[in-house]
Source information
The RNA shown here (transfer RNA) has 72 nucleotides and comes from an Anaerolineae bacterium. The same sequence occurs in records of 2 taxa. The coordinates come from a structure-prediction model, not an experiment, and the mean pLDDT is 81. Rfam family: tRNA. About the family: Transfer RNA (tRNA) molecules are approximately 80 nucleotides in length. Taxonomically the source falls in Anaerolineae (Bacteria, Bacillati, Chloroflexota).
Parts: sequence; C1' cells; structure tokens
RNA sequence: UGGGGUAUGGUGCAAUCGGCAGCACGACUGACUCUGGAUCAGUUGAUUGAGGUUCAAAUCCUUGUACCCCAG
Repeated sequence: UGGGGUAUGGUGCAAUCGGCAGCACGACUGACUCUGGAUCAGUUGAUUGAGGUUCAAAUCCUUGUACCCCAG
C1' cells in the first nucleotide's frame, strides 16, 4: 500500500431475503430466610462515527475510526 473480516446493554452471543432489537450472565428492587446464599417475580440498559437510499435500515450504498487475517 492492496484485499478480506469483525464492531449490538457492564460481559458473552442472537436477529431467517429490509418490517416491534431479543437471550443468558450481571446490576437494582421485591418475595422467601434470624442473616447471607440459593430459588422465584419484576426492573434496568445497546446496534462503532458521519452521510445517503427507502414508507421503513443492526441489515443496502458511500466514507471515516479501531482491531484481526492474507498478499507485497
């Protein structure tokens, strides 16, 4: 320098061809308990930045950033 891949709550992962962003763990609140743990119920918070296409974008297009791989 060229090519490819990855980026989603605090963490780890989903989201089928564009149609309400879910799951587990965590945290918080409550129940239970003499207390804690365990268990049960509930709550919490996210699409890497910018622009575009579309009635509608995590998903498509352009460009930037970070990391990883390949080639030179």